Large-subunit ribosomal RNA, domain VI from a Parcubacteria group bacterium, 253 nucleotides, folded computationally. The source organism's lineage runs through Bacteria and Bacteria candidate phyla. The RNAcentral record of the full RNA draws on ENA and SILVA.

Context: one part of a larger RNA
RNA sequence: CGUUGAAAUUUGAAGGGGCACAUCUCUAGUACGAGAGGACCGAGAUGUACGAACCUCUAGUGUACCAGCUGUUCUACCAAGGGCAUUGCUGGGUAGCUACGUUCGGUUAGGAUAAGCGCUGAAAGCAUCUAAGUGCGAAGCCGUCCCAAAGAUUAGAUUUCAUUACAAGGUUCCCGGUAGACGACCGGGUUGAUAGGCGGUAGGUGUAAGGGCAGUAAUGUCUUAAGCCGGGCCGUACUAAUUACCAAUCUAU
Numbered sequence: 001c002g003u004u005g006a007a008a009u010u011u012g013a014a015g016g017g018g019c020a021c022a023u024c025u026c027u028a029g030u031a032c033g034a035g036a037g038g039a040c041c042g043a044g045a046u047g048u049a050c051g052a053a054c055c056u057c058u059a060g061u062g063u064a065c066c067a068g069c070u071g072u073u074c075u076a077c078c079a080a081g082g083g084c085a086u087u088g089c090u091g092g093g094u095a096g097c098u099a100c101g102u103u104c105g106g107u108u109a110g111g112a113u114a115a116g117c118g119c120u121g122a123a124a125g126c127a128u129c130u131a132a133g134u135g136c137g138a139a140g141c142c143g144u145c146c147c148a149a150a151g152a153u154u155a156g157a158u159u160u161c162a163u164u165a166c167a168a169g170g171u172u173c174c175c176g177g178u179a180g181a182c183g184a185c186c187g188g189g190u191u192g193a194u195a196g197g198c199g200g201u202a203g204g205u206g207u208a209a210g211g212g213c214a215g216u217a218a219u220g221u222c223u224u225a226a227g228c229c230g231g232g233c234c235g236u237a238c239u240a241a242u243u244a245c246c247a248a249u250c251u252a253u
Base pairs, nucleotide, nucleotide: 001151005161006160007159008158009157010156015147016146017145020048021047022046023045024044025043026042032037050105051104052103053102054101058099059098060097061096065092066091067090068089069088070085071084072083073082074081075080110142111141116136117135118134119133169246170245171244173189174188175187176186177185194240195239196238197236198235199234200233201232203229204228205227210223211222212221213220214219
């Protein structure tokens, strides 16, 4: 830009992906075989690679967070803290992101076939799967399954809304994230829980500071499963979501 003004839901032409393998058990120590050995067919179980999704569990990260520790400097000093030292080092760790973790998947019809096996059957009184005709037959082919898909210009379909006027609807702008390089996408814009703040809380760390008591002291203990944090969850308009614009087809008169 097109597709007849929109919104929602869709069909599926063409396209892409996938299709795996192994072991064990039963059938059955059966068929077969002198024995040694040892099946087809069929049924079931387990696993390996591979793939997808996810984070309940396990594990990693987690320069949000909590605690311990060293040196130095600053807050006048003590105590308590801030800065720097690879995030100063060390021990943990929520959300998120992950795999080593969890769950799921490769199934089953159907169709046309290959090699092969046939039926009927002449040429060629027989024979012959083939010449006419006709059937079975593979992890392969077309489909079935999954993904995406109407610029499929053949521009599809269904439902609803709008049409003589600030229409239906959409956008800029703003608050944001289940999205993201930017566009885009998704949620929200006071008729509001969209983000921040605030109040709680799952959870993390592990018992703060100050004070009391015991001890000469280091230190221990009580107050105290404290204090701090809390990207998750629940709630609450306190703060910020101000405003502005685009958009009219066909037929008849």